Predicted 3D model of a 74-nucleotide RNA (transfer RNA) from Halopseudomonas xinjiangensis. It was read from a public genome assembly. It matches the Rfam family "tRNA". By type it is a transfer RNA. Gene Ontology term of the family: triplet codon-amino acid adaptor activity.
RNA sequence: GCACCCGUAGCUCAGCUGGAUAGAGUACCGCCCUCCGAAGGCGGUGGUCACAGGUUCGAAUCCUGUCGGGUGCG
Repeated sequence: GCACCCGUAGCUCAGCUGGAUAGAGUACCGCCCUCCGAAGGCGGUGGUCACAGGUUCGAAUCCUGUCGGGUGCG
């Protein structure tokens, strides 16, 4: 330099067949339980869906560019 893949919560990821309030686990906080803790149960906090533009009535999802990471080739 070229090709491909990836970027969604603090962390690990799902969702990508365009339409649901953007979700799960874990972490954190509170409550229940307990003599106290752990485990377990219930609830809560937390997101510019990497960034910008475009298409569309509607974009995490499609298209283009940029940035970052990974793999392969040279």